[in-house]
RNA sequence: GCGGUAGUAGUCUAGGGGAAGGAUACCAGCUUCCCAAGCUGGGGACCCGGGUUCAAAUCCCGGCUACCGCA
Numbered sequence: 001g002c003g004g005u006a007g008u009a010g011u012c013u014a015g016g017g018g019a020a021g022g023a024u025a026c027c028a029g030c031u032u033c034c035c036a037a038g039c040u041g042g043g044g045a046c047c048c049g050g051g052u053u054c055a056a057a058u059c060c061c062g063g064c065u066a067c068c069g070c071a
Base pairs, nucleotide, nucleotide: 001070002069003068004067005066006065007064010024011023012022013021018054026042027041028040029039030038047063048062049061050060051059
């Protein structure tokens, strides 16, 4: 330099047009003499910029980052 794959919450991950779900972590409450565990509730995310569309995390283009392969 070229090609491929991936990028979603602090972390791990699902979702591939109708607007984001789960786990874990965090916070509050219940429980306990206290802690842990358990139960209930709460807040938090689509890498960036454009395009298509009534509607984009999803499709298209460009960029960035990581990994893999080729040279």
A computed fold for a 71-nucleotide RNA from a Candidatus Anstonellales archaeon, annotated as transfer RNA. The organism belongs to Candidatus Anstonellales, within Archaea. Its mean pLDDT, the model's own confidence on a scale to 100, is 82. RNAcentral holds the sequence, with entries from ENA. Rfam family: tRNA. The family's RNA type in Rfam is transfer RNA.